Context: one part of a larger RNA
RNA sequence: ACGAACGCUGGCGGCGUGCUUAAUACAUGCAAGUCGAACGUGAAUUGGGGGCAACCCUGAUGAAAGUGGCGAACGGGUGAGUAACACGUAAGUAAUCUUCCUCCAGGAUUGGGAUAACCCUGCCAACGCGGGGCUAAUACCGGAUGUGGUCCAUUUUACGCAUGUAUAGUGGAUUAAAGGAUGUAAGGCCGCCUGGAGAUGAACUUGCGGCCCAUUAGCUAGCUGGUGAGGUAACGGCUCACCAGGGCGAGGAUGGGUAGCCGGCCUGAGAGGGUGUACGGCCACAUUGGGACUGAGAUACGGCCCAGACUCCUACGGGAGGCAGCAGUAGGGAAUUUUGCGCAAUGGACGCAAGUCUGACGCAGCAACGCCGCGUGAAGGAUGAAGGCCCUCGGGUUGUAAACUUCUGUUGGAUGGGAAAAAAAUGCGGGUGAAGAAUCCGUACUGAUGGUACCAUUCGAGUAAGCACCGGCUAACUACGUGCCAGCAGCCGCGGUAAUACGUAGGGUGCGAGCGUUGUUC
Numbered sequence: 001a002c003g004a005a006c007g008c009u010g011g012c013g014g015c016g017u018g019c020u021u022a023a024u025a026c027a028u029g030c031a032a033g034u035c036g037a038a039c040g041u042g043a044a045u046u047g048g049g050g051g052c053a054a055c056c057c058u059g060a061u062g063a064a065a066g067u068g069g070c071g072a073a074c075g076g077g078u079g080a081g082u083a084a085c086a087c088g089u090a091a092g093u094a095a096u097c098u099u100c101c102u103c104c105a106g107g108a109u110u111g112g113g114a115u116a117a118c119c120c121u122g123c124c125a126a127c128g129c130g131g132g133g134c135u136a137a138u139a140c141c142g143g144a145u146g147u148g149g150u151c152c153a154u155u156u157u158a159c160g161c162a163u164g165u166a167u168a169g170u171g172g173a174u175u176a177a178a179g180g181a182u183g184u185a186a187g188g189c190c191g192c193c194u195g196g197a198g199a200u201g202a203a204c205u206u207g208c209g210g211c212c213c214a215u216u217a218g219c220u221a222g223c224u225g226g227u228g229a230g231g232u233a234a235c236g237g238c239u240c241a242c243c244a245g246g247g248c249g250a251g252g253a254u255g256g257g258u259a260g261c262c263g264g265c266c267u268g269a270g271a272g273g274g275u276g277u278a279c280g281g282c283c284a285c286a287u288u289g290g291g292a293c294u295g296a297g298a299u300a301c302g303g304c305c306c307a308g309a310c311u312c313c314u315a316c317g318g319g320a321g322g323c324a325g326c327a328g329u330a331g332g333g334a335a336u337u338u339u340g341c342g343c344a345a346u347g348g349a350c351g352c353a354a355g356u357c358u359g360a361c362g363c364a365g366c367a368a369c370g371c372c373g374c375g376u377g378a379a380g381g382a383u384g385a386a387g388g389c390c391c392u393c394g395g396g397u398u399g400u401a402a403a404c405u406u407c408u409g410u411u412g413g414a415u416g417g418g419a420a421a422a423a424a425a426u427g428c429g430g431g432u433g434a435a436g437a438a439u440c441c442g443u444a445c446u447g448a449u450g451g452u453a454c455c456a457u458u459c460g461a462g463u464a465a466g467c468a469c470c471g472g473c474u475a476a477c478u479a480c481g482u483g484c485c486a487g488c489a490g491c492c493g494c495g496g497u498a499a500u501a502c503g504u505a506g507g508g509u510g511c512g513a514g515c516g517u518u519g520u521u522c
Stems, first nucleotide, its partner, number of pairs: 001520002004518005011374006017367002019332001024330003028327003033070003038067002044061007077285003087209007096202002101198007109143004118133006148175008157166003179190002182187001211257003218248003223245008260282004264275004287308005310321004338364001340363003346360001347358004377407004387398004412459006421449001426444006466511005471492003477506005487494002
C1' cells in the first nucleotide's frame, strides 16, 4: 500500500469501490428498436348525407400484422486465447475503402412485370411448410440522357519517391435516379442520383521497445525468391502453374512454460522493483469448433448454416435454447450487493416533428470494503467521597475522573418550510417575412432522485467506545494464580515455587469507529 479476508467491536454523513475462485451451469423479467411525411390493407371508435327500416354513400382518428427504409458492426460484458505488428511509440500508403455529416458542381426522363399483407384452401403434435387468386411503393427490372466517373487509344504541361503521380484536351466503349407532406399555385422543406473536396472511422506496411527456460540447438517445403495468372478496397505466396534453391539461427531461431497490452497504479530520495482492480485507449472472445450471407462497415454476444457437448419439449417422425448485458439462482470459494426507481439530465437509434425505445446513463438500496469529515459533550468542581487495586499499614493510585453546579445543541427525535440541477425542443402570443418555411423576442410546460439536501422552531446530556499491547527490539508495571504444566512466541527467547514474557485483575501505553491477525507487493 490493497478490488482483500478473518476475529472482537460498531453512532452519523460525503465521495468512491464491490465474484481476484468455475470463460462453471442457468429458472424468471427486462437489456434494440423506430418511421403512417415511403406503401397497400385496416380491428375498433366516431362525424355527415340518403332511406320507414334493413342498409347504402362519404369523411376523421387509428390498434395490430405485413412490404420498404435506417439502425441493429454503436453502446454494455469478459480476459479464455494471444509472446503476435496483439500492444506502445515513431513513420509510410505514389498500394487503400469510408453509411450518416459538411461544402461544391450537375441531374432527377420514359416504361414494365411481380410479390407479401389480404381472401380461399391443404399438411403438421409442435416448430413450421405448401397450392390457387387480388394489390402497392422511396421494393424490383428494362429503355433514354451523361455534367461527371471508369476503361482503352492518343496529345500537352508540371512534378517526383524506384514502380510512377497529378493536371488539361481529343476520340471510342460503358455507367444513374424516387418520390413525400404542405400549399390554389409558385415556392421553399424532407428525401433521390452522379461526381469532386473535407471530416470521421477503418485497413495494410515498416523501424524501435517491453516475460522465463539452453536440463529446448538446430528449424523450414508455399519454405525463400523470380515469371505469369487469379483474387482483394488494396500491396503481398494471399492462392495457383512453372523456374531457381533458397530463408531463419548463440546478437538465441525452433520448441516449452507463463501472460491480454498501454495511459496509469503501488513503493522508493532516486535509479529501480512490483502491478495492470476501478476510469480512459487498443486488442481478442461471446456454449466448443468450422463457415459464409447481408451490408458502407461483421466473418456479427441478445443474426444465419453445419458439426460436437449439454439442457428442455415431443404424438418418437422431429423441434427449441445459449446471462463473459442488468438484476437474480445454484455451484465453487476465505470472499464480493437489489429479481429497485426513472428516461428529469447527459449520450445514442429512428422520426420533418410530436415522440417512441434505451438495465448506456442518472439515481436509490446493501456492505466500516476504502478515503475524508463529524460526534459520543463543554466549563467549573477536593473532605482528593465511595468502591477497586497496591501497601513498608503511615499511605499511594484510579482522579477533576465521578457525584454536584452552570451551560451547549453537533448527532438524534418531533413539527413546519423547502431547493439548485431546466432550458432547450415543443405549445401559445408577437416581430421580420409573400409564407403555416427559416429566424428573433416574450410567455407557458417538463425532476426518477425527493418532501431529499438545506433552513427555522422545539425536546433533550439525553441515543453513541472499542481494540491491541506493556521482557528487549518498542511507547507502557505491579499483585495473584500456575509450576518446563497450562500456555506464549515476528526474532532473541519465556514457563522446572518469589514469572514486569503464561492466565486473571488493577494500573499504564498506542490507535480510535475502528483495532488487531493473516495474505501479497515495494
This is a predicted structure of a 522-nucleotide part of an RNA (small-subunit ribosomal RNA, 5' domain) from an uncultured bacterium. It matches the Rfam family "Bacterial small subunit ribosomal RNA". Rfam links the family to the GO terms structural constituent of ribosome and ribosome. The coordinates come from a structure-prediction model, not an experiment, and the mean pLDDT is 80.